[in-house]
């Protein structure tokens, strides 16, 4: 000079995941409101078999060929992993549509059990990044006049 790596202030991004009192032993610490989010849960109403268990959160689903793993061997079949392709799905930075381009499709959870669902009851409130363009219609901001 640089780089990593720590803390602390800002502006923004996916994201439900933000805001305010309080309390002490002042901490990624407890409490509690609000507000965003989800789950449970009657009539009606829909379903129709729940061991091939079934279900929720989420964009994170399906389908096809292939290859491997599973077992005394061999084939199938179910399953689990990997590529490969196709359909969906998300995400790309004021909003939106069209056009295109690059990416993502993980992960966790409940415990044989939940359709819809008013009252009512119960749970979160986290983590992880840093902005590709092209036109059409908006809408806010700054600067010059």
């Nucleotide at each position: 000079a640089g780089a990593a790596u720590g803390c602390g202030c800002c502006c923004g991004c996916c994201g439900a995941g933000u805001u305010c009192c309080g309390c002490c032993g002042u901490g990624u610490g407890c409490g509690g409101g609000a507000g965003c989010g989800g789950g449970g849960g009657a009539c009606c109403c829909a379903c129709u078999c729940c061991u091939u268990g079934g279900g929720g959160c989420u964009c994170a689903u399906u389908c096809a060929g292939c290859g491997c793993a599973c077992g005394a061997c061999a084939u199938c079949c179910a399953u689990g992993c990997g590529c490969u392709g196709a359909a969906c799905g998300g995400a790309u930075a004021c909003u939106u549509c069209u056009c295109g381009g690059u990416c993502c499709g993980a992960g966790c959870c409940c415990g044989u059990c939940a359709g819809c669902u008013a009252a009512c009851c119960c749970c979160g409130u986290a983590g992880g990044c840093g902005u590709c363009g092209a036109g059409g219609a908006g809408u806010u901001u700054g600067c010059c006049a």